[in-house]
Record summary
Predicted 3D model of a 73-nucleotide RNA (transfer RNA) from a Patescibacteria group bacterium. It matches the Rfam family "tRNA". Rfam classes the family as a transfer RNA. The sequence is in RNAcentral, with records from ENA. The source organism's lineage runs through Bacteria and Bacteria candidate phyla.
């Protein structure tokens, strides 16, 4: 240099055929417990690696660029 993959919450990952961003852990509050665990109820926490485009509408689709893996040279 070439090619291919993943980047989405603190972590670990879903997100279908382009139509409101979840799930579990962790956090914070409350409830049962005499306390601890335990469990069961709320809650907060996201410019979807970065810019552009395409589209009424982009986590999802095109381009370009970071960064991590893998493969060839």
């Nucleotide at each position: 240099c070439g090619g291919g993959a993943u980047g989405u919450a603190g972590c670990a990952c879903a997100g279908c055929u382009g139509g409101u961003a979840g799930u579990g852990c962790g956090c914070c509050g409350g409830g049962c417990u005499g306390g601890g665990g335990g469990u069961c109820c709320g809650g907060a926490g996201g410019u979807c690696g970065c810019g552009a485009g395409u589209u009424c509408g982009a986590g999802u689709c095109u381009c370009g660029c970071c960064a991590u893996c893998c493969c060839g040279a």